[in-house]
RNA sequence: AUCUUAUCAAGAGCGGCUGAGGGAAAUGGCCCAGUGAAGCCCGGCAACCUGUCCUGUUGGGAUAAGGUGCUAAAUCCAUCGGCGUCAGCCGGCAGAUAAGUG
Numbered sequence: 001a002u003c004u005u006a007u008c009a010a011g012a013g014c015g016g017c018u019g020a021g022g023g024a025a026a027u028g029g030c031c032c033a034g035u036g037a038a039g040c041c042c043g044g045c046a047a048c049c050u051g052u053c054c055u056g057u058u059g060g061g062a063u064a065a066g067g068u069g070c071u072a073a074a075u076c077c078a079u080c081g082g083c084g085u086c087a088g089c090c091g092g093c094a095g096a097u098a099a100g101u102g
Stems, first nucleotide, its partner, number of pairs: 003100006013042001015041003021032003026079004043071003048067003051063005075094001080091004
């Protein structure tokens, strides 16, 4: 790489360095950005895995030390299909993350 399972409308800076792009890809939209994008550092959020503790122990809870992850907007929205009272709604594909698999 592949495959499996789970989750994806919550949450997270008025900091430092830097300096022009960014929102996965394509198309179409719509946005963010010199009042500072991306990146890095620090901070923070969360609680998937490990650890520790509690418990009524196939489970539940707490904690946040370790491994990840995340830190504009629903995964920013649509694309394929279905439903519809035509406002919208649901599902799929794709993607992301975690744990496992090999």
Molecule: SAM riboswitch aptamer (S box leader)